About this RNA:
Two RNAs folded together computationally: RNase P RNA and transfer RNA, 412 nucleotides in total.

[in-house]
RNA sequence: GAAGUGGGUCGGGCAACCGCGCGGAAACGUGAGGAAAGUCCGGGCUCCCAGGGCAAAGAUGUCAGCUAACGGCUGGGCGGGGAAACCCGACGGAAAGUGCCACAGAAAAGAAGACUCCCAAGCGCACGCUUGAGAAAAGCUGAAACGGUGUGGUAAGAGCGCACCAGCAUAUUGGUAACAAUAUGGCUUGGAAAACCCCAUCUGGAGCAAGCACAAAUAGAGAUGCGAUACGGCCUGCCCUCCGUGCAUCUGGGUAGUGCGCGCGUUGAUGUGCCAUGGGCACACACAAGAUAAAUGGUUGCCGAUCACAGAACCCGGCUUAUAGACCCACUUCUUUU
RNA sequence: CGGGAUGUGGCUCAGCUUGGUAGAGCGCUGCGUUCGGGACGCAGAGGCCGCUGGUUCAAAUCCAGUCAUCCCGA
Repeated sequence: GAAGUGGGUCGGGCAACCGCGCGGAAACGUGAGGAAAGUCCGGGCUCCCAGGGCAAAGAUGUCAGCUAACGGCUGGGCGGGGAAACCCGACGGAAAGUGCCACAGAAAAGAAGACUCCCAAGCGCACGCUUGAGAAAAGCUGAAACGGUGUGGUAAGAGCGCACCAGCAUAUUGGUAACAAUAUGGCUUGGAAAACCCCAUCUGGAGCAAGCACAAAUAGAGAUGCGAUACGGCCUGCCCUCCGUGCAUCUGGGUAGUGCGCGCGUUGAUGUGCCAUGGGCACACACAAGAUAAAUGGUUGCCGAUCACAGAACCCGGCUUAUAGACCCACUUCUUUU
Repeated sequence: CGGGAUGUGGCUCAGCUUGGUAGAGCGCUGCGUUCGGGACGCAGAGGCCGCUGGUUCAAAUCCAGUCAUCCCGA
């Protein structure tokens, strides 16, 4: 110098004027993000429900730890990619069961099957045919063909025997564990569970329009009182009692409306110390939007050089997605110079 | 805030459940028919199945993410 890998910071800056939300009597103070987004997970909070268990439904799926919790994070194991730094992994079970594997092919999973084939015997001039034995080698098909290589054995052959390799089971050792190494054994098991399913673990429901408080007008409800009245219940008439219709007062519920919930908290945009990381603990410091038709904008000047993605609406921890560009740190490989 | 559906030629839709060949109608193009046009007949073109990635031998179809549109409830 070039190419690359991992991590982190910023996200136009400064000043003046005008304007807006919130707090305040005023002066004045304060006012979007790393994702405020998607709403994909988890939790707080609130109300409802709730004796326990199973099932259903959904989610998760290597091990250990962290955490309020998680499908998140950190570290480890195994597998894969890269020359390396380093990166990626929906990573339980196909030997519980059911189903699937088009076309082609003899055969697509039952320890099956035999088209060409291989060997022996018989027949036949020969191509070949019949019988018996075989499934190893070779051929054809396919994405995939029932362990691989070699050697012995045999009429030809076969884990039929043996050696090595892959896989499986058991034991020992190391490790908290996943797992790894070694030994022994028998001799072999296709793919796919992002098909149904099985196993293990987890999950009560709803969501700030949750929910709580204060509380009109109008209508209706209940209670008490008033009225020698009228009408109806009460169609034989009259009288009395009771009930309803009436008036007044009071009570309670819901609606509009108003306030709370609403930002001092599982706080940290931060500093030190300790614990390897994640994260936790201790001490100090700080208080940083809170609207309800919903505030962050505009103009000017100078500079960088023309402005990335995008804007709170109960809060927090993650994940995912979008993001012009600038800067810093660590590391890898190659080249050049000293 | 909560829930659901759809995306396939120019247009309207099937195919997805059970993964192997992408299809129908209208429209379009050419030829025939007609004096000419329409209708009709014959032939043909036109699709990377919204986008990105994954699972699989193989993906429109299964899974994840993402974008757009529409609907329902409080």
It holds a member of the Rfam family "Bacterial RNase P class A". It is annotated as a ribozyme. Its family is annotated with tRNA processing, ribonuclease P activity and dimeric ribonuclease P complex in the Gene Ontology.
The coordinates come from a structure-prediction model, not an experiment, and the mean pLDDT is 76.